[in-house]
RNA sequence: GCCGAGGUAGUUCAGCGGUAGAGCAGGGGACUCAUAAGCCCUUGGUCGUGGGUCCAAAUCCCACCCUCGGCG
Numbered sequence: 001g002c003c004g005a006g007g008u009a010g011u012u013c014a015g016c017g018g019u020a021g022a023g024c025a026g027g028g029g030a031c032u033c034a035u036a037a038g039c040c041c042u043u044g045g046u047c048g049u050g051g052g053u054c055c056a057a058a059u060c061c062c063a064c065c066c067u068c069g070g071c072g
Stems, first nucleotide, its partner, number of pairs: 001071007010024004018055001026042004048064005
C1' cells in the first nucleotide's frame, strides 16, 4: 500500500430503515442472627468522526480515524 471483519451503556455483545436493548457490573429493596447466592426494582447512551440519501438513519451511500486478521 491492497483486501476483509469490526467500533452501540463501566464491560461482553444483540439490534440490518420506524420508541436504542440483554447478560455481567453499579445503586436500592426484600429475605437472613449475619454474609454470600438466588429474588424484586433501578441508574447509566453525542450508536467512532464528518457529510450525503430519505418523511424518518445505529441501520443505506461517501470520506476519514481507530482495532483485529490476511496479502504484498